[in-house]
Context: one part of a larger RNA
RNA sequence: CUGGGCGUAAAGCGCGUGCAGGUGGACAGGCAAGUGGAAUGUGAAAUCUCCCGGCUCAACUGGGAGGGGCCGUUCCAAACUGCCUGGCUAGAGGGCGGUAGAGGGAGGUGGAAUUCCCGGUGUAGUGGUGAAAUGCGUAGAUAUCGGGAGGAACACCCGUGGCGAAAGCGGCCUCCUGGACCGUACCUGACGCUCAGACGCGAAAGCUAGGGGAGUGAACGGGAUUAGAAACCCCGGUAAUCCUAGCCGUAAACGAUGUGGACUGGGUGUCGGUGGGGUAAAAGCCAUCGGUGCCGAAGCCAACGCGAUAAGUCCACCGCCUGGGGACUACGGCCGCAAGGUUAAAACUC
Numbered sequence: 001c002u003g004g005g006c007g008u009a010a011a012g013c014g015c016g017u018g019c020a021g022g023u024g025g026a027c028a029g030g031c032a033a034g035u036g037g038a039a040u041g042u043g044a045a046a047u048c049u050c051c052c053g054g055c056u057c058a059a060c061u062g063g064g065a066g067g068g069g070c071c072g073u074u075c076c077a078a079a080c081u082g083c084c085u086g087g088c089u090a091g092a093g094g095g096c097g098g099u100a101g102a103g104g105g106a107g108g109u110g111g112a113a114u115u116c117c118c119g120g121u122g123u124a125g126u127g128g129u130g131a132a133a134u135g136c137g138u139a140g141a142u143a144u145c146g147g148g149a150g151g152a153a154c155a156c157c158c159g160u161g162g163c164g165a166a167a168g169c170g171g172c173c174u175c176c177u178g179g180a181c182c183g184u185a186c187c188u189g190a191c192g193c194u195c196a197g198a199c200g201c202g203a204a205a206g207c208u209a210g211g212g213g214a215g216u217g218a219a220c221g222g223g224a225u226u227a228g229a230a231a232c233c234c235c236g237g238u239a240a241u242c243c244u245a246g247c248c249g250u251a252a253a254c255g256a257u258g259u260g261g262a263c264u265g266g267g268u269g270u271c272g273g274u275g276g277g278g279u280a281a282a283a284g285c286c287a288u289c290g291g292u293g294c295c296g297a298a299g300c301c302a303a304c305g306c307g308a309u310a311a312g313u314c315c316a317c318c319g320c321c322u323g324g325g326g327a328c329u330a331c332g333g334c335c336g337c338a339a340g341g342u343u344a345a346a347a348c349u350c
Base pairs, nucleotide, nucleotide: 003322004321005320006319007304008303012318014201015200016199017198021194022193023192025088027086028085029084030083031082033081034080035077036076037075038074039073040072041071042069048066049065050064051063052062053061054060091191092188093187094186095184096183097182098181099180103177104176105175106174107173108172109171110154115149116148117147118146119145120144121143125136126135162169163168206247207246208245209244210243211242215241216240220236221235222234223233258317259316260315261314262313263312266295267294268293269292270291271290272289273288274287275286276285299306300305323350324349325348332343333342334341335340
């Protein structure tokens, strides 16, 4: 050095871009570093293995043979890896023609509803609950009609529907903008895959500054409940929730399943395309590509279950695990305004 694993037992980084590194399609020629072979040198003695011998045996020990190296030199081979040269198109990318979409950013705009304000009608209750009470109301509430202000969210459509790397994204319109899919086979000619470090994105809550504040609502106050009630229920209600700029960097960031590729019976639904068929036009139907579900052959699995969207059979690369507690901790480092984050022990104990 060589092990076994990572859906639920410990274990997949929250997600991406990507340098170094690792790894890499098919053909021909060349080189000979890796690789294989031959010869030779060396590999002290002791040790190790075998044989023979000496102490009565053995340990011990004398002699002989063998074995022992990512080793050196020379020569040979050229399948595989590597390197060089040339060409290839099945991987990858581009062009051209189409398609769907809550993908992202900015600006504008619409209606319903809640609340508040003004005015009209109108009078004694209303609200809330298991039942109540606090609360609101004769200074005219609730209800109802008209007008106005303002903030936030977009009912129906809405769908194991769609889009996005993930976080996530739903009224409508315009502008800017990313990606995907299908068809064609016109171009490039392996340009690919993965990725320590690095860099970027990253729900909610939280932080800084400025705005905004309808509804909801931590904290807080009150009413109930109760043995008590720091709660669950009710009446209020500040921060927050919203916007702009900047931090934070976490999560049951989950499919608890890393990324890419290849291969391995089927059935059925749905979304986007293409071809065929069919029609007045469609649709059902057949084939095929891409997504998303369900059920299942083989196989896998401790079982549950997974099963072409694999947890099957393999390849490449990264991350991670190694008994429970102590401990998502301490100390130190780095990051942060702080809250804290990240990296991460030990004593002790079972």
Molecule: small-subunit ribosomal RNA, central domain
Organism: sediment metagenome